[in-house]
RNA sequence: CUUCCGAACGGGCAAACCCGCCGCGAGGCGGGGGCGCAAAGCGCUGGGACUUCGGAUGAAGUCCGCCAGGCUGCCGAA
Numbered sequence: 001c002u003u004c005c006g007a008a009c010g011g012g013c014a015a016a017c018c019c020g021c022c023g024c025g026a027g028g029c030g031g032g033g034g035c036g037c038a039a040a041g042c043g044c045u046g047g048g049a050c051u052u053c054g055g056a057u058g059a060a061g062u063c064c065g066c067c068a069g070g071c072u073g074c075c076g077a078a
Stems, first nucleotide, its partner, number of pairs: 005076002012037002017032006035065001041071002045068003048063006
C1' cells in the first nucleotide's frame, strides 16, 4: 500500500408517521421525525413486487431501505 474483516474515533444516511408540493397511480421532492443501516452511496444490468392503459397477448411507468450483480467511498483495532 492492497484485500478480507468490522472494535473504536469522527461522523454519515434516514423507516413508519405528520405537513406542504408534484403525479391518474405506484411513487417522488422539501421540512419535521427516527425504525434502522458498514455502503440504507450511485446505477434499471438481470430478476421480483407494485401502478396505469387494455378484452387479452402486451405496452408504458414506479421501487436500489426487495434480491442478485456492477462501480465508487470514510476510519483503522483484532
A computed fold for a 78-nucleotide RNA from Candidatus Sysuimicrobiota bacterium CSP1-3, annotated as c-di-GMP-I riboswitch aptamer. The organism belongs to Candidatus Sysuimicrobiota, within Bacteria. The prediction has a mean pLDDT of 84.